[in-house]
RNA sequence: CGCGUGGGAGAGUCCCGACUUCCCCCUAGACGGGCGCCGAAGGGGCAAUUCCUCCCCGGAACCUCUCAGGCACCAGGACCACGUG
Numbered sequence: 001c002g003c004g005u006g007g008g009a010g011a012g013u014c015c016c017g018a019c020u021u022c023c024c025c026c027u028a029g030a031c032g033g034g035c036g037c038c039g040a041a042g043g044g045g046c047a048a049u050u051c052c053u054c055c056c057c058g059g060a061a062c063c064u065c066u067c068a069g070g071c072a073c074c075a076g077g078a079c080c081a082c083g084u085g
Stems, first nucleotide, its partner, number of pairs: 001085007012035001014034004019029002036071003042067001043065003049061004
């Protein structure tokens, strides 16, 4: 580093629109938009915090931004443990 098994957080079951099921209503579904929110794929940053023994410089992060991603369950998931090549 790869593979397998197990564990693995946060934040909306919000609002609107048209569509789909034989007409209407209800319900449901996925889609598009709006507002709010989250950080633990990925990506950006070093202003604050922490670390690189101390200051400067520089760098990094579990810090920060929230572009991407995500906000019932499922899934995904940094990372951790064990096994294995």
This is a predicted structure of an 85-nucleotide RNA (Glycine riboswitch aptamer) from a soil metagenome. The coordinates come from a structure-prediction model, not an experiment, and the mean pLDDT is 75. The RNAcentral record of the sequence draws on MGnify. The model forms 81% of the base pairs in the Rfam consensus. It matches the Rfam family "Glycine riboswitch aptamer". Its family is annotated with glycine biosynthetic process in the Gene Ontology.